Record summary:
The RNA shown here (small-subunit ribosomal RNA) has 1534 nucleotides and comes from a metagenome. The RNAcentral record of the sequence draws on SILVA. The coordinates come from a structure-prediction model, not an experiment, and the mean pLDDT is 82.
[in-house]
RNA sequence: AGAGUUUGAUUCUGGCUCAGAACGAACGCUGGCAGCGUGGAUUAGGCAUGCAAGUCGAACGGGAUCCCUUGGAUUCAAUCUUCGGAGAGUUUCCUUGGGUGAGAGUGGCGAAAGGGUGAGUAACGCGUAGGCAAUCUACCCUCUAGUGGGGGACAACCCCGCGAAAGCGGGGCUAAUACCGCAUGUGGUCUUCCGGUGCAUAUCGGAAUGAUUAAAGGUGGGGAUCCUUCGGGACCUGCCGCUGGAGGAGGAGCCUGCGUACCAUCAGCUUGUUGGUAGGGUAACGGCCUACCAAGGCUUACGGUUAGCUGGUCUGAGAGGAUGAUCAGCCACACUGGGACUGAGAUACUGCCCAGACUCCUACGGGAGGCUGCAGUCGAGGAUCAUUCGCAAUGCGCGAAAGCGUGACGAUGCGACGCUGCGUGGAGGAUGAAGGCCUUCGGGUUGUAAACUCCUGUCAAGAGGGACAAGACGUCCGUCCCCGAAUAAGGGAUGGGCCCGAUGGUACCUCUAGAGGAAGCCACGGCUAACUCUGUGCCAGCAGCCGCGGUAAUACAGAGGUGGCGAGCGUUGUUCGGAUUUACUGGGCGUAAAGCGUACGUAGGCGGCCAGGUGUGUCGGAUAUGAAAGCCCACGGCUCAACCGUGGAACUGCGUUCGAAACUGCCUGGCUAGAGUGCAGGAGGGGAGAGCAGAAUUCCUGGUGUAGCGGUGAAAUGCGUUGAUAUCAGGAAGAAUACCGGUGGCGAAGGCGGCUCUCUGGAAUGUGUCUGACGCUGAGGUACGAAAGCGUGGGGAGCAAACAGGAUUAGAUACCCUGGUAGUCCACGCCGUAAACGGUGCGCACUUGGUGUUGGAGGAAUUGACCCCUCCAGUGCCGGAGCUAACGCGUUAAGUGCGCCGCCUGGGGAGUACGGUCGCAAGAUUAAAACUCAAAGAAAUUGACGGGGGCCCGCACAAGCGGAGGAGCAUGUGGCUUAAUUCGAUGCAACGCGAAGAACCUUACCUGGGCUUGACAUCUAGCUGCACGCCCUGGGAAACCAGGGAAGCUUUCGAAGGUGCUAGACAGGUGCUGCAUGGCUGUCGUCAGUUCGUGCCGUGAGGUGUUGGGUUAAGUCCCGCAACGAACGCAACCCUUGUGUUUAGUUGCCAGUGGUGAGUUAUCACCGCGCACUCUAGACAGACUGCCCGUACAAGCGGGAGGAAGGUGGGGAUGACGUCAAGUCAGUAUGGCCCUUACGCCCAGGGCUGCACACGUGCUACAAUGGCCGGUACAGAAGGACGCAAUACCGCGAGGUGGAGCAAAUCCCCAAAGCCGGCCCCAGUUCGGAUUGGAGUCUGCAACUCGACUCCAUGAAGUUGGAUUCGCUAGUAACGGCGUAUCAGCUACGACGCCGUGAAUACGUUCCCGGGCCUUGUACACACCGCCCGUCACAUCAUGAAAGCCGUCUGCACCCGAAGUCGCUGAGCUAACCAUUUAUGGAGGCAAGUGCCGAAGGUGUGGGUGGUGAUUGGGAUGAAGUCGUAACAAGGUA
Repeated sequence: AGAGUUUGAUUCUGGCUCAGAACGAACGCUGGCAGCGUGGAUUAGGCAUGCAAGUCGAACGGGAUCCCUUGGAUUCAAUCUUCGGAGAGUUUCCUUGGGUGAGAGUGGCGAAAGGGUGAGUAACGCGUAGGCAAUCUACCCUCUAGUGGGGGACAACCCCGCGAAAGCGGGGCUAAUACCGCAUGUGGUCUUCCGGUGCAUAUCGGAAUGAUUAAAGGUGGGGAUCCUUCGGGACCUGCCGCUGGAGGAGGAGCCUGCGUACCAUCAGCUUGUUGGUAGGGUAACGGCCUACCAAGGCUUACGGUUAGCUGGUCUGAGAGGAUGAUCAGCCACACUGGGACUGAGAUACUGCCCAGACUCCUACGGGAGGCUGCAGUCGAGGAUCAUUCGCAAUGCGCGAAAGCGUGACGAUGCGACGCUGCGUGGAGGAUGAAGGCCUUCGGGUUGUAAACUCCUGUCAAGAGGGACAAGACGUCCGUCCCCGAAUAAGGGAUGGGCCCGAUGGUACCUCUAGAGGAAGCCACGGCUAACUCUGUGCCAGCAGCCGCGGUAAUACAGAGGUGGCGAGCGUUGUUCGGAUUUACUGGGCGUAAAGCGUACGUAGGCGGCCAGGUGUGUCGGAUAUGAAAGCCCACGGCUCAACCGUGGAACUGCGUUCGAAACUGCCUGGCUAGAGUGCAGGAGGGGAGAGCAGAAUUCCUGGUGUAGCGGUGAAAUGCGUUGAUAUCAGGAAGAAUACCGGUGGCGAAGGCGGCUCUCUGGAAUGUGUCUGACGCUGAGGUACGAAAGCGUGGGGAGCAAACAGGAUUAGAUACCCUGGUAGUCCACGCCGUAAACGGUGCGCACUUGGUGUUGGAGGAAUUGACCCCUCCAGUGCCGGAGCUAACGCGUUAAGUGCGCCGCCUGGGGAGUACGGUCGCAAGAUUAAAACUCAAAGAAAUUGACGGGGGCCCGCACAAGCGGAGGAGCAUGUGGCUUAAUUCGAUGCAACGCGAAGAACCUUACCUGGGCUUGACAUCUAGCUGCACGCCCUGGGAAACCAGGGAAGCUUUCGAAGGUGCUAGACAGGUGCUGCAUGGCUGUCGUCAGUUCGUGCCGUGAGGUGUUGGGUUAAGUCCCGCAACGAACGCAACCCUUGUGUUUAGUUGCCAGUGGUGAGUUAUCACCGCGCACUCUAGACAGACUGCCCGUACAAGCGGGAGGAAGGUGGGGAUGACGUCAAGUCAGUAUGGCCCUUACGCCCAGGGCUGCACACGUGCUACAAUGGCCGGUACAGAAGGACGCAAUACCGCGAGGUGGAGCAAAUCCCCAAAGCCGGCCCCAGUUCGGAUUGGAGUCUGCAACUCGACUCCAUGAAGUUGGAUUCGCUAGUAACGGCGUAUCAGCUACGACGCCGUGAAUACGUUCCCGGGCCUUGUACACACCGCCCGUCACAUCAUGAAAGCCGUCUGCACCCGAAGUCGCUGAGCUAACCAUUUAUGGAGGCAAGUGCCGAAGGUGUGGGUGGUGAUUGGGAUGAAGUCGUAACAAGGUA
């Protein structure tokens, strides 16, 4: 950084897709270790169990337990004993005092933190910057002033009672740092005054009088003085508390500016709403609440949808876009909804009350609960862990402290979920082992890879040692300092000792042994690195896009190999990127999507010149903030890295302050170039109204007049003898205004056209009067707005939707014709759309030109208003630079800039649905989504095509001649049949074709019988002393099988060669694929074309050349030309034929001549000489538009001469680049596939010849230009030894007998039509010969299926052939015969050749067919046999409507009204205070009641939204359905 994909190719537009990075991921395959991170994203679904908030005895009463102790009782008992007993010690109980201090309670602090989650919230919720003169603040810090003296209770405890329980009630005793008065008042608060400050409400400081307002103790030490119940207290001195006040820090609350998603198919919302007054309430401002007054307030409001916000994170070059896990800040929530209490702080996650849902307990009366704390469980889900250890560290709560608590936290575990590091070994090792795979069979590859040799020792395993973190607090012993009367105590600093480790015997270190335990995943057609084989056969499957797969798949599946990454690799999902594909950076709108139909104009945006001021924007400096973490940089710590620490930078922002003044804004003053205005004379289908005119049309009346008119491609419907059309005269009506008339005029656009008048708008020119920026654009808005259409009323000649009829047609609801109603016209009112187009918004400025035209003005010159020159304004054409993808635009810009508006973002669905607005309706306007495709599209290019155009050619048509199509036969094909009728060829370009020869053979087919190394080739091994062949016998149709026999190879004696047998490799296949191929062939087409190099043009495909003007059979030649040359084709060179010369003269020739023979002559035959002629076959000549005339620039053309031949002399061979996947695997060759006792080979017989039928190609005819009979003449080219065969003889004949001659210019085979004569006399015949019967001949092993020919007899159809169609332009057609190949023979009437006789016609290129060149259109490129549209039918999908039905959210009205605050009442109850006569009363409080509000609930009625719905509407998609043919060519009616 780009790439693939629209096309035959190209450029562009434009979408889709890919390569990258990332993730709290999931899934598939695989999985060695370690470190650091990270892990319920879904059901804010439900939860068993355990734990997650306590602590303080130095606030208080009480005190279980245990220990010590006083006294007593008691048990046992050492010992002593006077034997009565005493009795140390011991057990148990009671008791005195003390210690310990569990559990519970009063009280204090905490529980509002920490932890979780993101449901709600579009908000001052969050972020940022400020404000509070409108505030509060427990614990903590600093300062200051105090801490006096009293009182009454309530828990615990005891007793009684209720209840299953939870729990509750009554009575009695009691303490406090609990509660309540009083005192004091430094201060605080309230009131007043003074001063300062502030924008202000006010606030700060000071002063004054009065009022009001506090407290609590606990725990150490001391011992001088006093008291004492001798315990101690007062007192002194510490510490911790308590109270009032001031300040601080941190925290909280409130307010404000700015920023903070989408929908306008949500445009209006609002009644506590907006403000005021008064009051209430709060810590505090405030409609926060209430009453009253006013009628305001908001506007991206209101409504709907979605969403916690941020630091950051991911991506990106950046700007941006997406996101908000972990960590950090803020907010919100705690089963759902409501509510307050306590408190410094909550409207309180593990507090309370109420309602609801759910779960649990219950004795049925009642109760209990809230994991969105940590683990864990169920459910749902593609998906997310341990019911672990520890308070050792960090932090928090309480405490004076020790300490206690802490699922915060620290650790460990699980998961490849992520990042990072390490390993699975290293070096050597070629007979390049074996195996695998491929193979052209030679080899290649896997591959130094392995084996093997020598090493190393990370990780894992075992053994031993063994941490850092880690010490704080505390405590003990010292020293110093402070307080103090004090060497007490306490506090601070410092030195030493002691105590405590969850992780963990872990990290780390050392040792041991041994390559041992440790590699996969994906891909390999292009994009995109990496290729082969096998299988499969549009199947199975792949696929991100393009697309692969229908028998040779680098794309499916497997394998080998290769590439990539690697403890991972792929896939899926999501985000950004690529995508400049929403364009701020950084896009567009003539034709690709896109300029509103046009104007006026509101808001807004933008705005001329000069000066002054200001300082809004703008710029600069300073300052504060922008939390930390993160990113970046540097250094450092874990062995490295990930990770972490320290410092820096950055945080692009907002605020405050100081400054600058060019530009912008604002204020002030001026100017005239913008804009407007006045004046002057002109132009105009500009608009509105009224009137008038002529031509035409139709109708009416009358006249003339007669049979048609009209209409069309042709007709018909229609009109007309009741008189049309035509024509003349008169009249009526309505509509429109010929000529002028013009890319001429006017208008904003739509639009405007006879003439006159009235009213009226605008522009241009000239002048330079006046105003002094008054301007430009213009969201909404308003007005105008063709045609059609609508409403009311007129009008209605012509025209003319609908409709009717006639034609056309397969049909014709069309095109054509005859009619014809709305409408078209007028008035008034709607509609508001058009390809409303220059497909080009408006305004201003700038930027080379040429040439028309309209209006105005000026100049010069004029008879002149003409022409000419200049300027302004309009309107056209051409074109430069520039622009554009190209086409094109080009001072009238699509060029260069500025300002403003509108619009676009792939195609289809769709300008559609729903909703809104407008409309009488028709409908208009605004305007989606689901779904679907990988394109849709623009311009240009090359072709092809056109019922487009131009030019040209061809037996293409026309003009002619003869045929085919009808008949019979032959032959080929289709079809049918068959055991088989072998196979191929199928429009032209298959069909007398492969086949230049099917009775057997051929032969490939069928039936049957046989063979299996084979009918044929090569090789190996073994066997055979030899074959093969021959003879015999049996079976048999033969092949073959079985048996027997005779003879028995060469030889260098090596089983060497040959042969046979057996076995194995292999042979063999006319089996398949001509769509795997080679080769060959057909066809367009013997048409004149097809290309290349260099140059030039074009962004490019490509063009040019090759087009143009002529000419030619021709891209043949000439001229011109950004082309110049060249190649393959054309032509020529080659063969043949036509003329001549020359050479040669046998087998050819015989003029001449000699001879012989025959003969009446003429003459004939033979032999020789001869080579003149003919001929044969070699060489050469000849023809080149060379010559003449005309024409033309030339090329050339026309005519002529000469010549055997004249413009390529005739014919042939020769076939460019290419097209048709044309034909051929059955000629041969050949890849692949298939068969292998058969799909091979042999044999016999059959079939290829089969016959209701159809077609092609031929032959013979239908007759007199003929048939038959007789006579008679003239060829050429071929062939001949397994042959051609003469003379002669036989046969009617086919033929036979016989055999001269001839390997050939020698011999053989050799014409017919024609000509002469005769008969036939127009008939199914003396035409025609099919068919059939009989008799033969020949070939051949063999003519039954199934040969040809001959003779006799038979004598069919057919009397010139419908539509249609074929060949031929001269030695041609037509007619006539002859030859040859194949071949034993023949189906040959075929094919290939040869000669004989020998015509007619061509005006011409309109038409049919084919072709060439140029041009044009195109939506075609498989190229018109193309493409393609719509209905219908079928299937699938999404969607709209729909009687309704079911959810959910929500508005309004009303009902009910829990808890609770507040208000009122408070008869009942009532310790503290007051009074007091001790009875009570008062103040205050409580219960209870009640009022307002009030959640859930209920009723009714609306709205939004979602689902579903018989039926219905269109839409999309779907290899081969139906009907037509609308569009693309003039698409056949543009």